[in-house]
RNA sequence: ACCACGAAAUGGCAAACCGUCGGAAACGGCGGGACGCAAAACCACCGGUCCGUCUGGCCAGACAUUCAUUUGGCGAGCGGAUAGCGGGGUUACCGAA
Numbered sequence: 001a002c003c004a005c006g007a008a009a010u011g012g013c014a015a016a017c018c019g020u021c022g023g024a025a026a027c028g029g030c031g032g033g034a035c036g037c038a039a040a041a042c043c044a045c046c047g048g049u050c051c052g053u054c055u056g057g058c059c060a061g062a063c064a065u066u067c068a069u070u071u072g073g074c075g076a077g078c079g080g081a082u083a084g085c086g087g088g089g090u091u092a093c094c095g096a097a
Base pairs, nucleotide, nucleotide: 005095006094012037013036017032018031019030020029021028022027035084041090042089043088045087046086047085048082049081050080051079052078053077055075057074058073059072060071061070062069
């Protein structure tokens, strides 16, 4: 010096909630506030989750003689969000065992 690791020290970030602004919403910005975080710095590549739209593929219900209509849920497509859900990528302060 580098990789791994995370005692100590210098510090750093900021959940919920409240106020305010933006947004259809999820959510995000700013201020207050601290649950926590050794990458809780950055990146939507993979999976998950959330919002919207759409589909009429499946299930259930309603109406109904049939055809058909409609409501709810699941699934699929498209768009958006989440990096403090996990994986992955990039960068970084300190230096005990």
About this RNA
A computed fold for a 97-nucleotide RNA from a Rhodospirillaceae bacterium, annotated as c-di-GMP-I riboswitch aptamer. The organism belongs to Rhodospirillaceae, within Bacteria. It matches the Rfam family "c-di-GMP-I riboswitch aptamer". Rfam's curators write: GEMM was predicted in a large-scale screen for bacterial structured RNA regulatory elements.